[in-house]
RNA sequence: GGUGGCGUAGCUCAGCCCGGUAGAGCAGGCGGCUCAUACCCGCUAGGUCAACAGUUCAAAUCUGUUCGCCACCA
Numbered sequence: 001g002g003u004g005g006c007g008u009a010g011c012u013c014a015g016c017c018c019g020g021u022a023g024a025g026c027a028g029g030c031g032g033c034u035c036a037u038a039c040c041c042g043c044u045a046g047g048u049c050a051a052c053a054g055u056u057c058a059a060a061u062c063u064g065u066u067c068g069c070c071a072c073c074a
Base pairs, nucleotide, nucleotide: 001073002072003071004070005069006068007067010026011025012024013023020057028044029043030042031041032040050066051065052064053063054062
């Protein structure tokens, strides 16, 4: 220098192909259970979907550029 993959909640990741309400587990908060703690159960908060632009009635999803990480080729 070239090619490809990935970037979504504090963490690990679904959802993207085929546009239409942003989710799960763990962690956090509150409550239940217990003499108490843990386990377990219920409820709950938490998101510029890496950034910008484009297409569209509508973009996490499609297109372009950029940034970061990883891998491969030279």

Predicted 3D model of a 74-nucleotide RNA (transfer RNA) from a Candidatus Omnitrophota bacterium.
It matches the Rfam family "tRNA". Gene Ontology term of the family: triplet codon-amino acid adaptor activity.
Its mean pLDDT, the model's own confidence on a scale to 100, is 86.